[in-house]
RNA sequence: GGAGCCGGACGGGCCAUCGCCGCGACCCGCAAGGGCCGGGGAGGAAAGUCCGGGCUCCGCAGGGCAGGACGCUGGAUAACGUCCAGGGGGUGCGAGCCCCGGAAAGUGCCACAGAAAGCAAACCGCCCUCUGCGGAGGGUAAGGGUGAAACGGUGGGGUAAGAGCCCACCAGCGGCCGGGGCGACCCGGCCGGCUUGGCAAACCCCGUUCGGAGCAAGGCCAAAUAGGAAGGCGCUCGAGGCUGGCCCGGCCGAUGCCUUCGGGUAGGCUGCUUGAGGCGGCGGGCAACCGUCGCCCUAGAGGAAUGAUGGCCGCCCCGCGAGGGGAACAGAACCCGGCUUACAGUCCGGCUCCCUUU
Numbered sequence: 001g002g003a004g005c006c007g008g009a010c011g012g013g014c015c016a017u018c019g020c021c022g023c024g025a026c027c028c029g030c031a032a033g034g035g036c037c038g039g040g041g042a043g044g045a046a047a048g049u050c051c052g053g054g055c056u057c058c059g060c061a062g063g064g065c066a067g068g069a070c071g072c073u074g075g076a077u078a079a080c081g082u083c084c085a086g087g088g089g090g091u092g093c094g095a096g097c098c099c100c101g102g103a104a105a106g107u108g109c110c111a112c113a114g115a116a117a118g119c120a121a122a123c124c125g126c127c128c129u130c131u132g133c134g135g136a137g138g139g140u141a142a143g144g145g146u147g148a149a150a151c152g153g154u155g156g157g158g159u160a161a162g163a164g165c166c167c168a169c170c171a172g173c174g175g176c177c178g179g180g181g182c183g184a185c186c187c188g189g190c191c192g193g194c195u196u197g198g199c200a201a202a203c204c205c206c207g208u209u210c211g212g213a214g215c216a217a218g219g220c221c222a223a224a225u226a227g228g229a230a231g232g233c234g235c236u237c238g239a240g241g242c243u244g245g246c247c248c249g250g251c252c253g254a255u256g257c258c259u260u261c262g263g264g265u266a267g268g269c270u271g272c273u274u275g276a277g278g279c280g281g282c283g284g285g286c287a288a289c290c291g292u293c294g295c296c297c298u299a300g301a302g303g304a305a306u307g308a309u310g311g312c313c314g315c316c317c318c319g320c321g322a323g324g325g326g327a328a329c330a331g332a333a334c335c336c337g338g339c340u341u342a343c344a345g346u347c348c349g350g351c352u353c354c355c356u357u358u
Stems, first nucleotide, its partner, number of pairs: 001354010012313007020041002023038002026035003043329001047340002050338005055214004067210005072086005087100005101205002106203002108199003123144002125140006152170006171195002173192008218270004228261006240252004277296008315326004
């Protein structure tokens, strides 16, 4: 200098003017409301709603079946499908990245091609026998060919040709033993020819775990109308209503009228944001994380607010210059921890490989 890998932080700043949504003072007003001042007002993902938990209501003696989710080991945590550390496998020159119970319990599937896809199997070839020379029967998985995958590999012996058929070494598997590790597992030795394909996001088996619904949860206050309950009044000797405010009069009037209570609807209030909270210091731990001390308060709605305009500065692009242009993904709705997905651009730290120079 070039090419990369991993992690972290940020996601324009300041000012002015005009607005929008909550909150708190003060003033005016009986009240409804109005005025004025102060202070607050989106994100790293607020998103998808995919996991886990808090909270709330309902259910529940205890247990089982069914069903779902998860799956190496140890730890972290309120919990997790998350995170940290480790183990094994795959991959990359490397920094790194990806994957994780069981296929030797059973069942099933393996497209196309291929003779054959799971225990056996003979298409070509090879070997033996027969032959009417076209072929037929038998042996053979060493060679060819097909395929993503063909039943351990190399060498030797052996054989008609071959084959773990036998032997040596290597690889795998199983058993036994020794050592290390909490463990997953690792290292080493001996024995056995045991050689066993893949798929469990196919059924299934084993282990762990899971009650259901959700802030439209739930709680409180509570019109009009119509039901309900109780009490009272009244039913031709008239309660009550209508008739312009009152009286008379007139009309209606008994399944009626009045009062109280209760449930519940509309509506309102609450739940509602101080919390597994943030920042900093110290301590423990490799780490995730935990403990402790100090400081801070930071949206809470109606499904709708959180903006617009101008100026200056900063960043990027074009231009010699004056100047011109551009800046993403996206927006809370009970709260929190994760995961995943989207994202213009900027900064910081650690590391790898290659080239060059000293």
Bacterial RNase P class A from Desulfocurvus sp., 358 nucleotides, folded computationally. The model forms 94% of the base pairs in the Rfam consensus. It was read from a public genome assembly, where an Rfam model found it. The organism belongs to Desulfocurvus, within Bacteria.